c-di-GMP-I-GGC riboswitch aptamer from Lutispora sp., 83 nucleotides, folded computationally. Rfam family: c-di-GMP-I-GGC riboswitch aptamer. Gene Ontology term of the family: cyclic-di-GMP binding. It was read from a public genome assembly, where an Rfam model found it.
[in-house]
């Protein structure tokens, strides 16, 4: 150091409900617990959702919004069974 166990600690929190923002997508805080060894942090890459606004003028486009609980890529971090 790679791995990650029906282990031990600890920690987070899908859906759904309430109140708030927000054009939406969604976010926050509370409640909840699907799940999760980075489900700790960063919108760099790619991907997806959303179109206020701008273009179109056939109901389409479009990120400058969002998502790190989509994949990647950066930084940090608990514990030690098997290999």
């Nucleotide at each position: 150091a790679a791995c990650g166990a029906u282990a031990a600690u600890a920690g987070c929190a899908c859906a759904c409900u309430u109140a708030u923002c927000g054009a939406a997508a969604g976010a926050u805080a509370a409640g909840g617990u699907c799940g999760c060894a980075a489900a700790g942090c960063c919108a760099u890459g790619g991907g997806u959702c959303u179109a206020a606004g701008g273009a179109a003028g056939a109901u389409u486009c479009u990120a400058u919004g969002a998502u790190u609980g989509c994949c990647a890529g950066g930084c940090u971090g608990c514990c030690g069974a098997a290999u």